A computed fold for a 384-nucleotide part of an RNA from Zoogloea sp., annotated as large-subunit ribosomal RNA, domain III. Model confidence (mean pLDDT): 84 of 100.
Context: one part of a larger RNA
RNA sequence: GAGUAGCGAUAAAGCGUGUGAAAAGCACGCUCGCCGAAAGCCCAAGGUUUCCUGCGCAACGUUCAUCGGCGCAGGGUGAGUCGGCCCCUAAGGCGAGGCAGAAAUGCGUAGUCGAUGGGAAACAGGUCAAUAUUCCUGUACCGAUUCUAGAUGCGAUGUGGGGACGGAGAAGGUUAGGUCAGCCAACUGUUGGAAUAGUUGGUUUAAGCGUGUAGGUGUGCCCUUAGGCAAAUCCGGGGGGCUUAGCUGAGGCGUGAUGACGAGCUCUCUUUGAGAGCGAAGUGAUUGAUACCCUGCUUCCAGGAAAAGCCACUAAGCUUCAGUCUAGAAUUGACCGUACCGCAAACCGACACAGGUGGGCAGGUAGAAGAUACUAAGGCGCUU
Repeated sequence: GAGUAGCGAUAAAGCGUGUGAAAAGCACGCUCGCCGAAAGCCCAAGGUUUCCUGCGCAACGUUCAUCGGCGCAGGGUGAGUCGGCCCCUAAGGCGAGGCAGAAAUGCGUAGUCGAUGGGAAACAGGUCAAUAUUCCUGUACCGAUUCUAGAUGCGAUGUGGGGACGGAGAAGGUUAGGUCAGCCAACUGUUGGAAUAGUUGGUUUAAGCGUGUAGGUGUGCCCUUAGGCAAAUCCGGGGGGCUUAGCUGAGGCGUGAUGACGAGCUCUCUUUGAGAGCGAAGUGAUUGAUACCCUGCUUCCAGGAAAAGCCACUAAGCUUCAGUCUAGAAUUGACCGUACCGCAAACCGACACAGGUGGGCAGGUAGAAGAUACUAAGGCGCUU
C1' cells in the first nucleotide's frame, strides 16, 4: 500500500425462551422464505472413524462461537437366506510339455485364473444415543450330514437336453400408486347460515403355504434308424395310426392374522423429555403405470456370449452291499464386509472450492410430459 480488495452463488430472515463470562450465527419454540425428477430417500465407487455420547475452544472454521466433519476421552458395525468368499465361465491374463530366439524373452496346447454375467434359500413388525432383511417377536424357506420307514437298477471328467439371451412394434390382462365415497375418532371461536352439517386426522398389514385364473406354449403312444468319435431305453432323422394332455403363468381369493400396526386416550416419573397401559374404523368404487404376465406375441435382417449348477442317457464297475428315490425327524450352516458421507463441507479437483461423479425410487394440482409453476413427505436459508 491499507483497515483497502475480499469474506466463494441475491433461497431471507424476524422474535421469544434457555445455556453461558459473553449470543445476529448454539439448543428449543413460533412466524417467514427456498428446493421438491431435488437442494428428498436408497445403493455402487471412493473415503476410512468423519458415526454416537461426555468434556473443551489454543489452533482449524474466510467473522463470532457456549457450536462443529475441530481437540481429548469413552462407546458403536451382531447374518445359513443381503453382498463377497464358494461353483461356473467372457474379454483378457498366466501357462507344464511344445515352438521361436545368442540370450533376455516372445508365442502358445492341456490347464489355471479372471465379473461388469449364470448358479440354493426371509419376510413383516418392534427396538439402541449410535446396528439391523444381521438383535428381539411372529411366521417361513434352502443346502448338507445322520437316523427311521417304505420303494428300487444305480452308476461319469463321457453323450444329449436345458441354462440361452437381438432390434422394432402392437394389443390384452393385472398390480403398485392416486382420487373419491363410505366408515371411525376429535373439534366446531369470530358476521350470517349450517349439527342429517362442516373442518381436521386415520382408514395399514409381508414372505411363505393352498387354490391355479387372464394368458402363453403345444402332447403322449408304436415301428424304424449310415447321426450324437464307444454305448444308450436319452437326443436327433424317417414312417404310421390313435390321442389332447402336460408344462408355464401375472394377478385375485383363502390362510398367514383371535396376530401386528393403528388416530387417539389414560397413568407414572429424574416434567427438557422418557416409560407403561388401553386402543376405534381398518370397506367399496373409480382411475391407473415407463412396473409384472413378457426370456411372451407379431415382425425384420445386420441373425443377436460361454460354462457350471439342474435333468435324462448309458460305459467301466457294483448288483444281500454300496447307490438312488419318496416321506418324516434330528443335527448343522464356517470366514470377510456391515458405523458414517455418498451429486457431497466426508469422493476426484492444494481449500468446509458456484466444477466433475454410475444405478434405483418418483406423491398432489394444472399439463401430452420425468417440461414448467405451486406444493406433500423430507431437507434446507448456502459460516460475516